[in-house]
About this RNA
A computed fold for a 72-nucleotide RNA from Trichonephila inaurata madagascariensis, annotated as transfer RNA. NCBI's taxonomy places the organism under Eukaryota, Bilateria, Panarthropoda, Nephilidae, Trichonephila inaurata. RNAcentral holds the sequence, with entries from ENA and Rfam. Its mean pLDDT, the model's own confidence on a scale to 100, is 80.
């Protein structure tokens, strides 16, 4: 140098163009316990950037960035 796949909270993850952007988990609050712990509820927190098409983009589609992986 080329070619492919991925990019969603603090971490993992789902997500048929029209959702309240879903679940796990962390953290924080309350309540339960004599206290922790567990198991309860309730809450903070998210679509890598810029274009494009679209009435409407996390979704399509172009470009860059980044991260794995293959060719030479």
């Nucleotide at each position: 140098u080329c070619c492919c796949a991925u990019g969603u909270g603090g971490u993992c993850u789902a997500g048929c163009g029209g959702u309240u952007a879903g679940g796990a988990u962390u953290c924080c609050u309350g309540g339960c316990u004599u206290u922790c712990a567990c198991g309860c509820a309730g809450g903070c927190a998210g679509c890598c950037c810029g274009g494009g098409u679209u009435c409407g983009a996390u979704u399509c589609u172009c470009g860059g960035c980044a991260u794995g992986g293959g060719a030479a």